Context: one part of a larger RNA
RNA sequence: CUGGGUGUAAAGGGUGUGUAGGCGGCUAAUCAAGUCAGGCGUCAAAGAUACGGGCUCAACCCGUAUUCGCGCUUGAAACUGAAUAGCUUGAGUGUCGGAGAGGUAAGCGGAAUUCCCAGUGUAGCGGUAAAAUGCGUAGAUAUUGGGAGGAACACCAGUGGCGAAGGCGGCUUGCUGGACGACGACUGACGCUGAGACACGAAAGCGUGGGGAGCAAACAGGAUUAGAUACCCUGGUAGUCCACGCUGUAAACGAUGAACGUUAGGUGUAGGGGGGAUACCUUCUGUGCCGCAGCAAACGCAAUAAACGUUCCACCUGGGGAGUACGGCCGCAAGGUUGAAACUC
Numbered sequence: 001c002u003g004g005g006u007g008u009a010a011a012g013g014g015u016g017u018g019u020a021g022g023c024g025g026c027u028a029a030u031c032a033a034g035u036c037a038g039g040c041g042u043c044a045a046a047g048a049u050a051c052g053g054g055c056u057c058a059a060c061c062c063g064u065a066u067u068c069g070c071g072c073u074u075g076a077a078a079c080u081g082a083a084u085a086g087c088u089u090g091a092g093u094g095u096c097g098g099a100g101a102g103g104u105a106a107g108c109g110g111a112a113u114u115c116c117c118a119g120u121g122u123a124g125c126g127g128u129a130a131a132a133u134g135c136g137u138a139g140a141u142a143u144u145g146g147g148a149g150g151a152a153c154a155c156c157a158g159u160g161g162c163g164a165a166g167g168c169g170g171c172u173u174g175c176u177g178g179a180c181g182a183c184g185a186c187u188g189a190c191g192c193u194g195a196g197a198c199a200c201g202a203a204a205g206c207g208u209g210g211g212g213a214g215c216a217a218a219c220a221g222g223a224u225u226a227g228a229u230a231c232c233c234u235g236g237u238a239g240u241c242c243a244c245g246c247u248g249u250a251a252a253c254g255a256u257g258a259a260c261g262u263u264a265g266g267u268g269u270a271g272g273g274g275g276g277a278u279a280c281c282u283u284c285u286g287u288g289c290c291g292c293a294g295c296a297a298a299c300g301c302a303a304u305a306a307a308c309g310u311u312c313c314a315c316c317u318g319g320g321g322a323g324u325a326c327g328g329c330c331g332c333a334a335g336g337u338u339g340a341a342a343c344u345c
Stems, first nucleotide, its partner, number of pairs: 003317004007299002012313001014200004021193003025087004030082002033080002035076008047067008090190001091187003094183004102176007109153001114148007124135002161168002205246006214240002219235004257312006265290011294301002318345003327338004
């Protein structure tokens, strides 16, 4: 390289938008670049390959054919391609309709924790397996009233919904993205994928400035223990929150790339449509469970495929060394990305 693969054995990029490229619906007629057929030229010798032959065999040697290609030319027109005319089922637009924690900005609300002030009240509180550190007669804990501040939104809540993924949950308002259903009016292949590129991307971390109730790495103390740099307890700083900027990684998981078509059913559920009589039947989109064929090493998957096919991208090729070294690129740093070899089993 060919090949075979990628749920769990090595292997799907974290996710999208999209450039180049690759691939691409139906009909008609045209061209003839690919394709196919005929002819001609060329492809030195040796070598190579096939067959035959000669040295007793072989190496070696000889003969014949081929040397797969390229060029020119004549034709064919199914397929691909090119250009042309058309089509509507792919794709999109439009009108109407309902659903949603989709995004973003501003405002508002109640419960709870903590703190402050005041009242009542008195000796304990707290914590644990048990304790102790800790708090408390300078009046704590408990309880009532008032106030401050920050963060998160109980119930509703549902293998419910929305989003490309990360993710999104109190209420109201402004701005705003997408999907779905019905109609079948309009455009007429406008499509799929997507190396690079660009954008988004949990948590932690970083920079500047705010904020800081609770929680809590680090740290301190108390326990436990042979020890205890832990698990448990009392405290507690970064951080967690906000604004702007960076970082760009995760078991970023369905460990399952995207798109299209095809292939028994049954049963829940979310949002629409149609029929009907309230029973119920039916259809589209999503989300679950069970299950046939088929697949699979097995587990299992099974119209939301891991089945049967087509297209495009990414990735794998024994374990360790190693996601390391070196170099490049990116970053303020932490580090990220790309990514070996010696050696060894």
RNAcentral holds the full RNA, with entries from ENA. Small-subunit ribosomal RNA, central domain from an uncultured bacterium, 345 nucleotides, folded computationally. Its Rfam family is "Bacterial small subunit ribosomal RNA". Its family is annotated with ribosome and structural constituent of ribosome in the Gene Ontology.